[in-house]
RNA sequence: CUCCGAUAAGAGCAAACCGGGGGUAACCUCGGGACGCAGAGCCACGGGUCCACCGAACCUUCAGUGGAGGUGGAUAGCCGGGUCGCCGAA
Numbered sequence: 001c002u003c004c005g006a007u008a009a010g011a012g013c014a015a016a017c018c019g020g021g022g023g024u025a026a027c028c029u030c031g032g033g034a035c036g037c038a039g040a041g042c043c044a045c046g047g048g049u050c051c052a053c054c055g056a057a058c059c060u061u062c063a064g065u066g067g068a069g070g071u072g073g074a075u076a077g078c079c080g081g082g083u084c085g086c087c088g089a090a
Base pairs, nucleotide, nucleotide: 004088005087012037013036017032018031019030020029021028022027035077041083042082043081045080046079047078048075049074050073051072052071053070054069058067059066
């Protein structure tokens, strides 16, 4: 240094839920709270999932009703990737 990741040390983050605020929504944010996390730091690049809107053609329905599709968005605590980084037992 790389892989790796302790019932190590010191620090850090904070799910559900509750309260305030924002958003049509997914969800975000602040406070409380801890299920967990060795990148649960950061980035929507690929895939996934979720939300909103559209609807010419295709499938479907009583119905743009649902799917597929398109557009915009959300999620980094779904996975992969990128980037920066703490500690050091086996």
Record summary: This is a predicted structure of a 90-nucleotide RNA (c-di-GMP-I riboswitch aptamer) from Desulfuromonas sp. Rfam family: c-di-GMP-I riboswitch aptamer. Rfam links the family to the GO term cyclic-di-GMP binding. Model confidence (mean pLDDT): 86 of 100. It was read from a public genome assembly, where an Rfam model found it.